Glycine riboswitch aptamer from a Pseudomonadota bacterium, 96 nucleotides, folded computationally. Model confidence (mean pLDDT): 80 of 100. It matches the Rfam family "Glycine riboswitch aptamer". Gene Ontology term of the family: glycine biosynthetic process.
RNA sequence: CCCGUUCGCGCUGGAGAGCGCCGCCCGUCGCAACGGGGUGGCCGCCGAAGGCGUAACUCCCGCAAUCGCUCAGGCAACAGGGACAGCGCGAACGGC
Numbered sequence: 001c002c003c004g005u006u007c008g009c010g011c012u013g014g015a016g017a018g019c020g021c022c023g024c025c026c027g028u029c030g031c032a033a034c035g036g037g038g039u040g041g042c043c044g045c046c047g048a049a050g051g052c053g054u055a056a057c058u059c060c061c062g063c064a065a066u067c068g069c070u071c072a073g074g075c076a077a078c079a080g081g082g083a084c085a086g087c088g089c090g091a092a093c094g095g096c
Base pairs, nucleotide, nucleotide: 002095003094004093005092006091007090008089009088010087011086012085013084018043020042021041022040023039024038025037026036044075045074046073050071051069052068053067057062
């Protein structure tokens, strides 16, 4: 130099599930009505932030997941989040 692993940053891609019902609050000059936003409750659901559980293995402690649980989070579009993947840059370690 080249290759690999791990971590960080940047860019790109990135699924699923009720436009559910009820109450309260905010906004519009405004009773009402209407649409939007917020919040609380109820039921139904998702699983790919995170978290928890789990096999082989292990004296024991422990220990993996895209499996399971759904505490958290999420369920029209938009936005946001998003495991994971690709590319680029940087660092550490290892190999030749």